[in-house]
RNA sequence: GGCUGUGGUGUAGUGGCAACACGAAAGCUUCCCAAGCUUUAGAUGAGGGUUCGAUUCCCUUCAGCC
Numbered sequence: 001g002g003c004u005g006u007g008g009u010g011u012a013g014u015g016g017c018a019a020c021a022c023g024a025a026a027g028c029u030u031c032c033c034a035a036g037c038u039u040u041a042g043a044u045g046a047g048g049g050u051u052c053g054a055u056u057c058c059c060u061u062c063a064g065c066c
Base pairs, nucleotide, nucleotide: 001066002065003064004063005062008022009021010020011019016052024040025039026038027037028036045061046060047059048058049057
C1' cells in the first nucleotide's frame, strides 16, 4: 500500500423489513433410534460522518491475509 470482515459454521445481498444452507432448541411421527415434517431463537468487527433512511457511501480504528 491492497483485499476481506454479515447468526454457532459456510456463504448471498442491496441506500428502504437482512436471505439461504448446515447446525441448535421445541413439537409431531416412531416401541426406541435414525430419517422426515412443522415451528422458534440467533448476525452486518468498533466508533464517527453524510442522508428522511446506512449492512451498503465517506473517515478513523481493530483483526486477519497478501

A computed fold for a 66-nucleotide RNA from a marine eukaryotic metagenome, annotated as transfer RNA. Its Rfam family is "tRNA". The family's RNA type in Rfam is transfer RNA. Its family is annotated with triplet codon-amino acid adaptor activity in the Gene Ontology.